The RNA shown here (c-di-GMP-I riboswitch aptamer) has 91 nucleotides and comes from Alteribacillus bidgolensis. The coordinates come from a structure-prediction model, not an experiment, and the mean pLDDT is 79. Of the family's consensus pairs, 95% are formed in the model.
RNA sequence: CCAGUAAAAGAGCAGCUCUGUUGAAAAACAGAUACGCUAAGUCACAGGUCAAGGUUUUAAAAGAAUAAACUAAGAUGGCUGGACUGCAUGG
Numbered sequence: 001c002c003a004g005u006a007a008a009a010g011a012g013c014a015g016c017u018c019u020g021u022u023g024a025a026a027a028a029c030a031g032a033u034a035c036g037c038u039a040a041g042u043c044a045c046a047g048g049u050c051a052a053g054g055u056u057u058u059a060a061a062a063g064a065a066u067a068a069a070c071u072a073a074g075a076u077g078g079c080u081g082g083a084c085u086g087c088a089u090g091g
Base pairs, nucleotide, nucleotide: 001091002090003089012037013036017032018031019030020029021028022027035078041084042083043082045081046080047079048076049075050074053071054070055069056068057067
């Protein structure tokens, strides 16, 4: 400098659930706990999913409820792709 790997060894992260806090919610943070991961490290660019609000329909004279479709601030990197960085180890 390149690769980032079957096995071995070392190191790392932390699912579900519970408690507390923030938030309208999705969810996030901290502690406990480890299902698992080899980038389960970082990034919301593209897609997917969740989601306040909005619009239209359900609809009839008005109002409300229910249901459906579209759109969408926000969230999700442990949903996928992509970008960047990188341990052991090898050349």
Lineage of the source: Bacteria > Bacillota > Caryophanales > Bacillaceae > Alteribacillus.